RNA sequence: CUGCACUAGGUGGGGAGCUAGCGGUGCCCUGUAACUCGCAAUCCGCUACAGCGAGGCUGAAAGAUUACGGAAGGUUUUUGGUGUGGAAAGCAGGCCCUCACAAGGAGUGUUGAUCUCAAGGUCUUGUGCAACGUGACACUGCGAACCGUGUCAGGGUGGGAACACAGCAGCACUAAACAGAUUGAGCGUGUGCCACGAGGUAGCUUUGAAGUAGCCACCUAUGAGUAUACCGUUUCGGCAUCAAUCAUCGACCGUAAUCGUGCAG
Numbered sequence: 001c002u003g004c005a006c007u008a009g010g011u012g013g014g015g016a017g018c019u020a021g022c023g024g025u026g027c028c029c030u031g032u033a034a035c036u037c038g039c040a041a042u043c044c045g046c047u048a049c050a051g052c053g054a055g056g057c058u059g060a061a062a063g064a065u066u067a068c069g070g071a072a073g074g075u076u077u078u079u080g081g082u083g084u085g086g087a088a089a090g091c092a093g094g095c096c097c098u099c100a101c102a103a104g105g106a107g108u109g110u111u112g113a114u115c116u117c118a119a120g121g122u123c124u125u126g127u128g129c130a131a132c133g134u135g136a137c138a139c140u141g142c143g144a145a146c147c148g149u150g151u152c153a154g155g156g157u158g159g160g161a162a163c164a165c166a167g168c169a170g171c172a173c174u175a176a177a178c179a180g181a182u183u184g185a186g187c188g189u190g191u192g193c194c195a196c197g198a199g200g201u202a203g204c205u206u207u208g209a210a211g212u213a214g215c216c217a218c219c220u221a222u223g224a225g226u227a228u229a230c231c232g233u234u235u236c237g238g239c240a241u242c243a244a245u246c247a248u249c250g251a252c253c254g255u256a257a258u259c260g261u262g263c264a265g
Base pairs, nucleotide, nucleotide: 001265002264003263004262005261006260009058010057011056012030013029014028015027020047021046022045023044024043035055036054037053038052039051063259064258065257066256067255068254069253070252073249074248075247078244079243080242081241082240083239084238086236087235088234089233091232093230094228097225098224099223100222103220104219105218107215108214116209117208118207119206120205121204122203123199124198125197126196127195128194129192130191131189132188133187134186137184138183139180140179141178148173149172150171151170156165157164158163
C1' cells in the first nucleotide's frame, strides 16, 4: 500500500424560548448522499458519558478530533430616524375672553360730534286719588207643614152662664241660610303713561345754553394679560419597525495536522 472480517462511531447541525441543567417535540436559520416506528407543552425522556425504547442501513473515510480563517442567521447593549398610543407642563403657535392703541376699512358729525353747564325724567320715601280684591260691617230681596213671633176664621177644652184658655190653616213679620247690588265705611296690594311733598343725582335719556372738529372701537393690524389641552410645542418613559453600534452563540465553507483491532498478500 492492497484485500477480507470486525469494532468505536455515524444515520444531520445550530439559534432563541422552555428548564436547576441537558436533550427532544413545536418556532426560526442553515444544509443534505444524511433511515423507519412509538412517546411528548397545565409536556416527554434523562443527570454532567445528560432524549428513551424497537428495528434497519452504513462503517475507519463522503467520517471524527484539534487549531486557524471566512460566514448565513439568532439574541443582547447603546444611539438615531419613523409611526403609534400614555403621562406632565400654559408653553412659542392655534382657539376663547379682557384691556390698550387708533395705522387701514366701516359708521357717525357743520341739519353741529366729543367735552362743559342748567332744568326735567329714570331712582328712594311719604301722603292722596284711582284700580282691583276681601269680609260673621251697614243695604236690598227671598226665607219656617209642626218644634219662630203677631193676629188667629172654623173647630176644640173648661164653665150653668158671663167668660176664660190652648191653638191648625190663612195673612203679616222675622232668624239662620241663600242671592244681589252699588254706594258708604274698614282692611289689603308683585296694580297705575295719575297728583303732591321730601331726598338723591353715578350712569342713561329729553330739552336748552355755550363752543367748534372731531367722535366711535364693529372688522383688520399691533401690544399686554387671562383661560384652554388642539392632528400644536417641550420633557419623560412604553410598544412596533428601520439603520448603525457593542457583546455573544453560530449552521455552513476553506486550510493544516492526527486517527482502532484481527487475518492474508